[in-house]
Parts: sequence; C1' cells; structure tokens
RNA sequence: GCUUUUAUCGUCUAUAAGGUUAAGAUACUUUUUUUUCAUAAAAGAGAUAAGGAUUCGAGUUCCUUUAAAAGCA
Repeated sequence: GCUUUUAUCGUCUAUAAGGUUAAGAUACUUUUUUUUCAUAAAAGAGAUAAGGAUUCGAGUUCCUUUAAAAGCA
C1' cells in the first nucleotide's frame, strides 16, 4: 500500500430475510425480607462507533471516516 472481518446499556451476548416501545444475563439504584451483611423477591434507569445516501421506514442495505484484528505484498 491492497483485501477482508468486527464495532449494540458499565461488562458479556442476542436482535435471520429492513417493519409495533432494540431482548437477556451480570453489575448499578430503590423497596421488601433479615438483628446486620449476604442470599432471595419486586420495581427502575441505562446502548446500535461517527457522518452521509437509499427507503414510507435502517442495528440491518450502500459509501466515507475512526478504532481493533487477520491475510497478501
């Protein structure tokens, strides 16, 4: 230099062929339980790397950029 892959709550992992408010585990907050902590139960907040394009509608399709990884030279 060229090619390919990946990027989603704090962390990990789903969301097949575009379509209702993006799901779960764990962690966190509140309440209950307990003499207290832990465990357990209930509730709550939290995310699609950035920009643009296509579409009635994009996490998903296309382009560029950023970051990471792999291969070739």
The prediction has a mean pLDDT of 80. Transfer RNA from Myotis davidii, 73 nucleotides, folded computationally. It matches the Rfam family "tRNA". By type it is a transfer RNA.